Predicted 3D model of a 116-nucleotide RNA (SAM riboswitch aptamer (S box leader)) from Neobacillus niacini.
Its Rfam family is "SAM riboswitch aptamer (S box leader)". Rfam describes the family as follows. The SAM riboswitch is found upstream of a number of genes which code for proteins involved in methionine or cysteine biosynthesis in Gram-positive bacteria.
Its mean pLDDT, the model's own confidence on a scale to 100, is 79.
The model forms 97% of the base pairs in the Rfam consensus.
The source organism's lineage runs through Bacteria, Bacillati, Bacillota, Bacillaceae and Neobacillus.
It was read from a public genome assembly, where an Rfam model found it.

[in-house]
């Protein structure tokens, strides 16, 4: 790069160097000299790998499901619902077109694992 599986309405920011863009795409609507991106420190947030108890499965161990706690190691994050916006189908408002609002299914990202 690819695949498969989980999850994305929660929750977390101060410094230093630096200086001009960021928010994936597309449209929009936003952050940003009161300092954008990026890098380094120090916190913090979560609980995906991880430990641990409980129950259940299991012939016992092991294994595996559930719910719960814990947070020292790998990852991730720490403006805005993944900032909103794709297709289809389909409620409900509208006299119709239109437009809004909702729902389900799928797509796109983006984090985990665990394969190739």
């Nucleotide at each position: 790069u690819u695949c498969u599986u989980a999850u994305c309405a929660a929750g977390a920011g101060a410094g230093g160097c630096u200086g001009a863009g960021g928010g994936a795409a597309u449209g929009g609507c936003c952050c940003u000299a009161u300092g954008a991106a990026g890098u380094c420190u120090c916190a913090g947030c979560a609980a995906c790998c991880u430990u641990c108890a409980a129950u259940g499965u299991u012939u016992u161990u092991u294994u595996c499901a559930u719910u719960g706690a814990a947070a020292a190691g790998g990852u991730g994050c720490u403006a805005a619902g993944u900032c909103c916006u794709g297709c289809a189908a389909g409620u409900u408002a509208u006299u119709u077109g239109u437009u809004a609002a909702c729902u389900u299914g799928u797509g796109a990202g983006a984090u985990a694992a665990g394969g190739a």